[in-house]
């Protein structure tokens, strides 16, 4: 000096679905939408100073109101598909590397 995992500090992305039940509103409607509870997945389903994720990028989104399977649904599992996007920099640090320089 260099220096990966992971870790710190700052800054930045993201998402918040699905069923049931009551209650107003709307409506021609069995239909839309909102309150409020309850259940189901999930790190997270809006009390959040949280969770996730940040180019090593399946965090998220588009495709898509997609296509098989499966589920009360969603959620999962497989396809699409490593397809298009998509948010970053510093520190300092162990093994370890690499050069000099002194001693034996």
């Nucleotide at each position: 000096c260099c220096g990966a995992a992971g870790c710190g500090a700052c800054a930045g992305g993201g998402g918040u679905g699905c069923u049931c039940g009551c209650c107003g509103c709307g409506u021609g409607g069995u239909c839309g939408g909102g309150g409020c509870g309850a259940g189901c997945u999930g790190a997270g389903a809006u009390c959040a100073c949280a969770c996730c994720c940040u180019u090593u990028g399946a965090a998220c989104c588009u495709g898509a109101u997609c296509c098989g399977g499966c589920u009360a649904g969603c959620a999962c599992c497989g396809g699409c598909g490593a397809a298009g996007g998509g948010a970053g920099u510093c520190g300092g640090u162990a093994u370890g590397g690499a050069u000099u320089g002194c001693g034996u």
Record summary: A computed fold for a 104-nucleotide RNA from a Gemmatimonadota bacterium, annotated as TPP riboswitch aptamer (THI element). Rfam family: TPP riboswitch aptamer (THI element). Gene Ontology term of the family: thiamine pyrophosphate binding. The coordinates come from a structure-prediction model, not an experiment, and the mean pLDDT is 75. It was read from a public genome assembly, where an Rfam model found it.